[in-house]
Predicted 3D model of a 73-nucleotide RNA (transfer RNA) from a Candidatus Curtissbacteria bacterium.
The prediction has a mean pLDDT of 81.
Its Rfam family is "tRNA". Gene Ontology term of the family: triplet codon-amino acid adaptor activity.
RNAcentral holds the sequence, with entries from ENA.
RNAcentral records the identical sequence in 7 taxa.
RNA sequence: GGCCCUGUAGCUCAACGGAUAGAGCGAGUGCGUUCUAAGCACCAGGUUGGGGGUUCGAUUCCCUCCAGGGUCG
Numbered sequence: 001g002g003c004c005c006u007g008u009a010g011c012u013c014a015a016c017g018g019a020u021a022g023a024g025c026g027a028g029u030g031c032g033u034u035c036u037a038a039g040c041a042c043c044a045g046g047u048u049g050g051g052g053g054u055u056c057g058a059u060u061c062c063c064u065c066c067a068g069g070g071u072c073g
Stems, first nucleotide, its partner, number of pairs: 001072007010025004018056001028042004049065005
C1' cells in the first nucleotide's frame, strides 16, 4: 500500500429502514445486617466513532475521514 471485519451506556453485547435505541454486568439510592456480604426494590447513565448524502423516516443503506483487528504483498 490492496482487500475484509469491527466501532452503540463505565464494560460485554442486542436492535426487518419505522413507537421513547434496549439487555446483562457494573455504578448510585433505599431495604436488609450489629457492621459488611448475599438477596430484594428503585434509579441514573447514549452527539449509535467524526462529517456528508439517500429517504417521509437512518444504529441500519451510500461516500469520505478517523481508530482497532485480520489477511495479502